[in-house]
Molecule: glmS glucosamine-6-phosphate activated ribozyme aptamer
Organism: Bacillota bacterium
């Protein structure tokens, strides 16, 4: 250094790089070629179980955050569960354990980019300190609104 085995830790704008951007060096009349390196998603939010599936939510950004591969809390089906009726069975709808939908209102630690510095590197760039800027979603409260067919029970 490589391979195998075992254990622990680490993630979902998460991980990776052979295309490309960019940098350095060399070659070349030139166009370009070769080698090495660098970059390749900024946070918020999201998981009942199983299977399937792929361009799986929201905004920020001087938009290569291009392109590709893998994965993923999305979506679909089934199972289980909550709600729609005082209880209960089936069907239907809707959601996921704080478990229906709609509206209003309040709450919620954004981070990069950027600015000003510091450190490493020939450089692209990398790390870091201070400053500083969302939307969706979720929760509280208020209002509106949501079954069918049976059985039981109370008034």
């Nucleotide at each position: 250094u490589c391979g195998g085995u075992u254990a622990a830790u680490c993630a979902a704008g998460c991980g990776c790089c052979u295309g490309g951007u960019c940098u350095u060096g060399g070659c070349u009349c030139a166009a370009g070629c070769c080698a090495a390196g660098u970059u390749g998603a900024c946070g918020a939010g999201g998981u009942a179980g199983a299977g399937g599936u792929u361009u799986a939510u929201c905004g920020a950004a001087u938009u290569a955050u291009c392109g590709g591969c893998g994965g993923a809390u999305g979506c679909c089906u089934c199972u289980a569960g909550g709600c729609c009726u005082g209880c209960u069975a089936c069907c239907g709808g809707u959601c996921u354990u704080g478990a229906g939908c709609c509206a209003g209102u309040c709450u919620u630690u954004a981070a990069a980019a950027c600015u000003u510095g510091c450190a490493a590197g020939u450089g692209a760039u990398u790390g870091u300190a201070a400053g500083g800027c969302a939307a969706a979603g979720a929760g509280g409260c208020u209002g509106g609104u949501a079954g069918g067919u049976g059985g039981c029970u109370a008034a």